[in-house]
Parts: sequence; C1' cells; structure tokens
RNA sequence: ACGGGCCGGCAGACGGUCGCGUCACCCGCUGCCGGUCUCGUGCCGGCAUGCGGGUGCCGAGGAACGUCCGGGCUCCACAGAGCAGGGCGGUGGGUAACACCCACCCGGGGUGACCCGCGAGACAGUGCCACAGAGAACAGACCGCCACGGGCUCCGGCCCGCGGUAAGGGUGAAACGGUGGUGUAAGAGACCACCAGAGGCCGCGGUGACGCGGUCGGCUCGGUAAACCUCGCCCGGAGCAAGGUCAGACAGGAAGCGCCAAGGCUGCUCGCUCAGCUUCCGGGUAGACCGCUCGAGGGCUGCGGUGACGCAGCUCCUAGAUAGAUGGCCGUCAGGGAUCCGUCCCUACAGAACCCGGCGUAUCGCCGGCCCGUCCAC
Repeated sequence: ACGGGCCGGCAGACGGUCGCGUCACCCGCUGCCGGUCUCGUGCCGGCAUGCGGGUGCCGAGGAACGUCCGGGCUCCACAGAGCAGGGCGGUGGGUAACACCCACCCGGGGUGACCCGCGAGACAGUGCCACAGAGAACAGACCGCCACGGGCUCCGGCCCGCGGUAAGGGUGAAACGGUGGUGUAAGAGACCACCAGAGGCCGCGGUGACGCGGUCGGCUCGGUAAACCUCGCCCGGAGCAAGGUCAGACAGGAAGCGCCAAGGCUGCUCGCUCAGCUUCCGGGUAGACCGCUCGAGGGCUGCGGUGACGCAGCUCCUAGAUAGAUGGCCGUCAGGGAUCCGUCCCUACAGAACCCGGCGUAUCGCCGGCCCGUCCAC
C1' cells in the first nucleotide's frame, strides 16, 4: 500500500423565523363559593375539570420498529402433588429472568485474524429412508468367479441344471471397516499382522463438558428424534382498553338466594309482595383524574473477575400525548455526487403510547481502535 476479520461510536452542525405539545408563572374573560358595605348586580379574596392571550424550561430512537422471548407492575385464580399442554437442551458461569450474554469443550469451514452449529438420547422400543438398483438393515446372487451332474465340441471352450461365493463390476446420498498375507474349488475377520473406528475396564489432567495414555474381546454395530418417543430442567391465566377514584347518562326485565328478622296486603296462619345479594338478558355512557414515569437508569473513577458482570464513591436526570405534540421554511457551514464551472442535486432507516433486559429486521454517509494475510522499503 492493497485485501480481509472483530469490536465500538456518530446519525449533519449553528443561527433566524413561523407553528405544535407537557409543565410552571402572569394577565384578561366567564362561572361558582366566601367575606364586606355606602346594598350597586359594587369591592376584596379563593377555586375551576371553562375560554383566550403572554413569558420561560424541556420535547423520540439506535433501532422508539416486528411484538419473537424474558421480567417488573396490576387484577383474577391458587393447600400440596400429579396428569395434560407448552418451552428449553454440550459444560461451567453471569443475570431479576431469558430462547440472551461470557468463557470453555466437541464437530465443521478458512493460509490466518476469525466464523458457523435447533450441539441431550439412535445398544429402551416403534416407524421411515425418494429415484436408481437384484438387494436399504442383523440385507443382497443382476453381471462375474467356482465346484458338481448332464449335453455339445473345430479340444480353446460353450450351453443347461443344481449349489457355493459378498473378492471384482454395476446402482445409489448411503451396500455391513481398510491394506497385505494365510487359506480355499472359488471366496469370506474364517484366521493372522498392521492401520482406522466404536464400546467395556483402569490410570492421569480438568469444577465440568472433555482430553491424553494403557488394556480387553474380531466388537466393525448405517442414517433420521425440525418422526413418534425417552430422559433432565422450567412454566397458573390475562394484560395499562391491566386496575382504581369521581362525575354524568339510561329502562328496565327474568331466575335463584333471602323463609321462622323487620314492613305491607288482614288480627292470626298459609301464601304473595318489597329492601338486599348473585347470575343472565336488555339499555346507556366513551368524560375527568390516578396508574404515568427516577429506573434491575446513564456517565466517570477505583477495586474484584480471563470475561459476561459485580461492588464502592462522585455526578447527571427535565417526552408523557389520547386521534395522538416533537414540524416547515430561509441563511451559512460540513460530508458526498453531477457539472456546460454559472450552479444544481443528495444527507438514510424510521418515529414514543406502562416500564425495563434481550433477540431479529431496516439503515445515506462516515469515524475510531485492535488483529490477520500478501507485497514493498529500511
């Protein structure tokens, strides 16, 4: 210098002007309440969930998004345990929790930095394995090879029958270890040596997943659990339109409980009725306030930890709308592009709605740090 990997950051800046929303304060009007007197519809004070105006502060994001996970919070349900259903799945840690994060292990990819893995169990059982192929799981004689019997022969062999054989060919993603030898009619872990793999046992290292080494018996056992299933762990439901307070509006009806209480119908008994409660049907309202934003919060420093993260100290904090505010224009500058050098164009993705932690997806243009590879110079 070029190419690449990982991590982190910005999200045009400043000024003017018009406009919108919350909050605070001020002014005017209106309404209500209270006090006062010279009783006028006066003056003073207070309140408002009312209307109008002014001033000031503040006013979207890294993803506010998708609503896919996990929690807080609220209401309902709930003895415990189990079934059903759902989720998760290498190991150890982090966390309020997680399907997230960190470190490590195993497998795969890359020259490398590094990246990828829905990574438990296939010797618990069942199922499935397209096409091709004779045969797809404790398999399989299509071609081939070989023995035997028979027939033919130009003596090379050929044909038929009945068997043996998984060494060779062929099919396939996959055909039941590999190489060499012994053996045999031909062959075969049938046997032997070495290699490879899986398993049992033992030793060592590691918290562990796992790794390394030794040894045993020819054990050679296919894949698939994002098929059923098995094992281990976790999970009650609904969501801020949760839930609560106040005000307003409306139209009640039915059933049950209430039954020895009280009232009414009649003095008593029976019966009926009514207040009340529950359920169902029907009708009405769509207003205000609380919840509502300071929280598992951000920054800096120090300490502990490989790290995720934790602890301590200091410091910062200012959206809370309800048909939904956070915007438009102008000027200068910045970055990029085009240019007839006058100038022109572009500056993304997208927008809060109870609040957090993640994941996933979108994103013009850039910036910083560490590392890897190749080449060059010293």